The RNA shown here (transfer RNA) has 74 nucleotides and comes from Candidatus Viridilinea mediisalina. The source organism's lineage runs through Bacteria, Chloroflexia, Chloroflexales, Chloroflexineae and Candidatus Viridilinea. Its Rfam family is "tRNA". The family's RNA type in Rfam is transfer RNA.
RNA sequence: GGGGCUGUAGCUCAGGGGAUUAGAGCACCCGCCUUCUAAGCGGAUGGUCGUGCGUUCGAAUCGCACCAGCCCUG
Numbered sequence: 001g002g003g004g005c006u007g008u009a010g011c012u013c014a015g016g017g018g019a020u021u022a023g024a025g026c027a028c029c030c031g032c033c034u035u036c037u038a039a040g041c042g043g044a045u046g047g048u049c050g051u052g053c054g055u056u057c058g059a060a061u062c063g064c065a066c067c068a069g070c071c072c073u074g
Stems, first nucleotide, its partner, number of pairs: 001073007010026004029043004050066005
């Protein structure tokens, strides 16, 4: 230099068939339970879906460029 994969909540990930209000588990916070803690149960908070541009009535999802990480290769 060329090619491929990945990037979504604090962490690990799903969604990747264009239209449902963006979700799960763990963590954190509040409450219940318990003599107390842990465990268990319930709830709340938390995201400009890597960045930008484009296609579209409508983009996490499609296209292009770029950025970061990993792998293959000259």